[in-house]
Context: one part of a larger RNA
């Protein structure tokens, strides 16, 4: 000076505490360990590993394992050399090995073939030899430095006291006075208004046409520019304004006005540094190995295993409910190797066929809600595992090991123990929707919207964190 304390004082956070709703218990998803296995590649390990690399393992991916198989190589440089090409046989799992035959002018390219003592090639090892990139303390208030001073020095001071703030954020006092990184603003974006501008977007007002019944309504058309809407630019809040308290400051607290009030609400954006944190299988890269194989191609397996433990999720255990049947109202998006209407076919998954759109034009069915009816508390019209059968789709191909549709079955499970997690508001629960990837495959991820709570006395106690202060035999 630090660290540390079951010291102390002051302050903060969903940290407790006051609600809501999970998880722990059932059944499946998936992920990890163990245990199998020829392989069950590898890596991640308390928070900060475990729906994590992986935005998608039938084959490929794939690095793993068994065969087969190749040796300048699947790929890049230099020489040297030559018609390459083409069609076809045989064998084979395939890759490949051997072999027939046609044509062929030159040069450049460009492909073959042969050398090379060079070299390619490696998801081989070392993340404790690195770079970069990230993950945590933590969006936590906090970490520095110049100069001066104070001290023999390590170092202090500043940055410490009094108020105050979400903030080292201000004001103030003061041997300190500036100053840098942070912390704010500057940036996106959401809530208001105005301008301008109207197509593909709107459609009050008006007028026509059609069907309607000469009605109500409804379509389209004209036309409009009010309305939504889009998308550019401008306003708008700052304690500005009042009162009260403060130290006449900072600033609290109450009010006005105003769409919004005190950091409106989200997003981005993460100091100085820790963890020799985590990545050599994303790149790069140093070292060290391997070079007829630790390098290359191929089928086939594997990664899907299953006594078991365990994270994380979904899906229930019913009546706020489940089935039937009618009927409203969304945004975010995506679309040519797509997206597909209307129409027919099928009891469906889905098949026939292709109007339209490269898209504000044209395609992609919102349920959860709401009428009506049944079910009446049961392992049930509750749950849907599993199992059969029979079928669609994708795709050289769905056996291992794919997704869906139908019929038939109809397990656990009647709300889960010690223990634990999430959320303070357009939040929580709950309800469908979309995107990435992606021939197919989603309960996972990343987003949109619909419905829409309950509570916070407060700061004693647990957990993490910040300032001061003290104690140490700690560095």
């Nucleotide at each position: 000076u630090g660290a540390c304390g079951g010291g102390g004082g002051c302050c903060c956070g969903u940290a407790c505490a006051a609600g809501c709703g999970g998880u722990g218990g059932a059944g499946c998803a998936u992920g990890u360990g163990g245990u199998u296995u020829a392989a069950u590649u590898c890596g991640a390990a308390a928070c900060a590993a475990c729906g994590c690399g992986c935005a998608g393992a039938a084959c490929c991916u794939u690095a793993c394992c068994a065969g087969c198989u190749c040796u300048u190589g699947a790929c890049a440089u230099u020489c040297u050399a030559u018609a390459u090409g083409g069609a076809c046989u045989g064998u084979g799992a395939a890759a490949g090995c051997a072999g027939u035959u046609c044509u062929u002018u030159u040069c450049a390219a460009a492909a073959u073939a042969g050398a090379a003592u060079a070299c390619a090639g490696g998801u081989g090892u070392u993340g404790c030899a690195u770079g970069g990139c990230u993950g945590u303390c933590g969006u936590c208030a906090g970490c520095u430095c110049g100069u001066g001073u104070c001290g023999u020095g390590a170092g202090a001071u500043g940055u410490u006291g009094g108020g105050u703030u979400a903030a080292g954020u201000c004001c103030u006092a003061u041997a300190a006075c500036g100053a840098g990184c942070g912390c704010a603003a500057c940036c996106c974006u959401u809530a208001u208004u105005c301008u301008u501008a109207g197509u593909u977007g709107c459609u009050a007002a008006u007028u026509a046409a059609c069907a309607g019944a000469u009605a109500a309504u409804g379509u389209u058309a004209a036309a409009g520019a009010a309305c939504u809407c889009u998308a550019a630019g401008a306003a708008a809040a700052c304690u500005g304004c009042c009162u009260g308290u403060g130290a006449u400051a900072a600033g609290c607290a109450g009010g006005a006005g105003g769409a919004a009030g005190g950091u409106g609400g989200g997003g981005a954006u993460g100091a100085c540094g820790u963890c020799a944190a985590g990545u050599c299988c994303u790149c790069a890269u140093g070292a060290c190995c391997c070079u007829u194989a630790u390098g290359g191609g191929c089928u086939g397996g594997g990664c899907u295993a299953c006594a078991c433990a365990u994270g994380u999720g979904c899906u229930a255990c019913a009546a706020u409910g489940g089935c039937a049947u009618u009927u409203a109202c969304a945004g975010u998006g995506a679309g040519a190797c797509g997206c597909a209407a209307g129409a027919a076919c099928g009891a469906a998954a889905g098949u026939u066929g292709g109007a339209g759109c490269a898209a504000a034009u044209c395609u992609u069915g919102a349920a959860a809600g709401a009428a009506u009816g049944c079910c009446u508390c049961a392992g049930u019209u509750c749950g849907g595992a599993u199992u059969g059968u029979u079928c669609u789709c994708u795709g050289c191909a769905a056996c291992u090991c794919g997704a869906g549709a139908a019929c038939a079955u109809g397990a656990a499970g009647u709300c889960g123990g010690a223990a634990u997690c999430g959320c303070u508001a357009g939040u929580a629960a709950u309800c469908g929707a979309g995107g990435a990837u992606c021939a197919g495959c989603a309960c996972g991820c990343c987003u949109c919207g619909g419905u829409g709570a309950a509570u916070a006395c407060g700061u004693u106690c647990c957990c993490g964190g910040g300032c001061c202060u003290u104690g140490u035999a700690c560095a």
Source information
Model confidence (mean pLDDT): 80 of 100. Predicted 3D model of a 475-nucleotide part of an RNA (small-subunit ribosomal RNA, 3' major domain) from Jakoba bahamiensis. Lineage of the source: Eukaryota > Jakobea > Jakobida > Jakobidae > Jakoba. A source record names the gene rns.